Small-subunit ribosomal RNA, 3' major domain from an uncultured Candidatus Saccharibacteria bacterium, 465 nucleotides, folded computationally.
Rfam family: Bacterial small subunit ribosomal RNA.
Context: one part of a larger RNA
RNA sequence: UGACGGGGACCCGCACAAGCGGUGGAGCGUGUGGUUUAAUCCGAUGAUACGCGCAGAAUCUUACCCAGACUUGACAUCCUGGUCGCAGUUCUUAGAGAUAAGAACGUCAGCCCGGCUGGACUAGUGACAGGUGAUGCAUGGCCGUCGUCAGCUCGUGUCGUGAGAUGUCAGCUUAAGUGCUUUAACGAGCGCAACCCUCAUGGUUAGUUGGACUUUUCUAACCAGACUGCCUCGGCAACGGGGAGGAAGGAGGGGAUGACGUCAGGUCGGCAUGUCCCUUACGUCUGGGGCCACACACACGCUACAAUGGCCGGUACAAUGGGAAGCGAAGCCGCAAGGUGGAGCAAAACCUAUCAAAGCCGGUCCCAGUUCGGAUUGGAGGCUGAAACCCGCCUCCAUGAAGUCGGAAUCGCUAGUAACCGCAGGUCAGCACACUGCGGUGAAUACGUUCCCGGGUCUUGUACA
Numbered sequence: 001u002g003a004c005g006g007g008g009a010c011c012c013g014c015a016c017a018a019g020c021g022g023u024g025g026a027g028c029g030u031g032u033g034g035u036u037u038a039a040u041c042c043g044a045u046g047a048u049a050c051g052c053g054c055a056g057a058a059u060c061u062u063a064c065c066c067a068g069a070c071u072u073g074a075c076a077u078c079c080u081g082g083u084c085g086c087a088g089u090u091c092u093u094a095g096a097g098a099u100a101a102g103a104a105c106g107u108c109a110g111c112c113c114g115g116c117u118g119g120a121c122u123a124g125u126g127a128c129a130g131g132u133g134a135u136g137c138a139u140g141g142c143c144g145u146c147g148u149c150a151g152c153u154c155g156u157g158u159c160g161u162g163a164g165a166u167g168u169c170a171g172c173u174u175a176a177g178u179g180c181u182u183u184a185a186c187g188a189g190c191g192c193a194a195c196c197c198u199c200a201u202g203g204u205u206a207g208u209u210g211g212a213c214u215u216u217u218c219u220a221a222c223c224a225g226a227c228u229g230c231c232u233c234g235g236c237a238a239c240g241g242g243g244a245g246g247a248a249g250g251a252g253g254g255g256a257u258g259a260c261g262u263c264a265g266g267u268c269g270g271c272a273u274g275u276c277c278c279u280u281a282c283g284u285c286u287g288g289g290g291c292c293a294c295a296c297a298c299a300c301g302c303u304a305c306a307a308u309g310g311c312c313g314g315u316a317c318a319a320u321g322g323g324a325a326g327c328g329a330a331g332c333c334g335c336a337a338g339g340u341g342g343a344g345c346a347a348a349a350c351c352u353a354u355c356a357a358a359g360c361c362g363g364u365c366c367c368a369g370u371u372c373g374g375a376u377u378g379g380a381g382g383c384u385g386a387a388a389c390c391c392g393c394c395u396c397c398a399u400g401a402a403g404u405c406g407g408a409a410u411c412g413c414u415a416g417u418a419a420c421c422g423c424a425g426g427u428c429a430g431c432a433c434a435c436u437g438c439g440g441u442g443a444a445u446a447c448g449u450u451c452c453c454g455g456g457u458c459u460u461g462u463a464c465a
Stems, first nucleotide, its partner, number of pairs: 001465002003462003007459007015449002019413005026303008034294002042053002064289007073128001077127002079124006088105007108118004130278002133276003139272002141267003144263001146261001151190006157166003170181003196255004201224007227249001230243005305406001309365007321352003326345002331340003372403001377398007419441007
């Protein structure tokens, strides 16, 4: 000087408390451990792994296993020879296919037209290719975390033999090392804040495809507006309490933005890259299987256990988005999934989408393992795709399991938040209870900081560095 303390003082945070809803019990989904397996590829492992890499494993993906094949190679550059009725496409045969043989189709470019050059393909040769093989404790880049915490430093000066201190302390204040006062310090930098985006109010301008016959709504570009500016109380000041006006008030709400550093944190499997290793294989191609197993354990979710509910009928109101190898209307067929159909739309126009659901109105059920709950299984169908056996999603009929609110323990949330409700998108042929967004309905509680957890400043002890 730090670090640490079941030392002290002060302060903060959904940290506790006060509340609301969950998890932990059930069934199912997903991930992980374990076990199994020919293989169940690999990585991530307290907080900071476990719906994580994976924004979507039937083949492909795919890295794993089994089997069949290739060896200058699936891919790049160079050299030599050959072909240019090349390559390729289609068909036939063999094969699981990769591939091999045959047939048909398939007739490059430039120039001085001897030929040369370029391009494509093929054969050979070796230089080489190739490796999701190892090392994240050799690395770059990127990311997580402490933490959006208020800190981390420097120049000059001063003090100290020196390590170093001071500044950065003290008092007050702030969300803030934010400021003010004081002061051997005076200044400065990276952080804080502001500048950026968005939402809320108004104005101006413009307006298609939107709304209407208007003054408005809507759309979107610019501008205004909020600054403790005004009043009052306290205070030296900074600032704090209250008030007026105002759409908005003291940082108005949200986002982007993450200092010096810490964890030899994570990633060599996104990519790049040093070194090591493989080179008829640890490379490459193909078929099939596996990543989907299942005594069990954990994590994150979905659906419930019902009457603030289930079912039936009627009826109302969104926003964000997406669409051409696409979205696909009306009509018709089907109980339905869906089929048919093909209008319109490169989209404020058409479609998704009458755009929702919870909601509201009426009816029914009468507390029961039920008209709750929907797992599981049987049957019949639909869709995508070359192909749904392993291993997809959906519909209908039947079946109707566990479950009556969950032990110890534990999580989220302070307002348009929690909770509840649906909608869209990315990925994607198909597949969403996940993720990313969007709107609808819309609470309760915070006395307080003793305690638990994490953090900041000062101080104290130390046999630790």

The coordinates come from a structure-prediction model, not an experiment, and the mean pLDDT is 84.
RNAcentral holds the full RNA, with entries from SILVA.